[in-house]
Predicted 3D model of a 65-nucleotide RNA (transfer RNA) from a bovine gut metagenome. The sequence is in RNAcentral, with records from MGnify. It matches the Rfam family "tRNA". Rfam classes the family as a transfer RNA. Its mean pLDDT, the model's own confidence on a scale to 100, is 82.
RNA sequence: AGAGUGGCUCAAUGGUAGAGCACCGGCCUUGUAAUCCGGCGGUUAUGGGUUCGAUUCCCAUCUCU
Numbered sequence: 001a002g003a004g005u006g007g008c009u010c011a012a013u014g015g016u017a018g019a020g021c022a023c024c025g026g027c028c029u030u031g032u033a034a035u036c037c038g039g040c041g042g043u044u045a046u047g048g049g050u051u052c053g054a055u056u057c058c059c060a061u062c063u064c065u
Base pairs, nucleotide, nucleotide: 001065002064003063004062007021008020009019010018015052023039024038025037026036045061046060047059048058049057
């Protein structure tokens, strides 16, 4: 100096936290895989502050590079 957000990889520059992969169910197939449809899953590292409202801005701490 940079980074920390579902199991993993990453979005979201102050206004309902999303995507892909994975997982589960369904469709299809003689069967499996693939495709397609649906679903599950988050104390946004921790604790404070600012604000009507914080993943986002500020401070401290922790971890990694």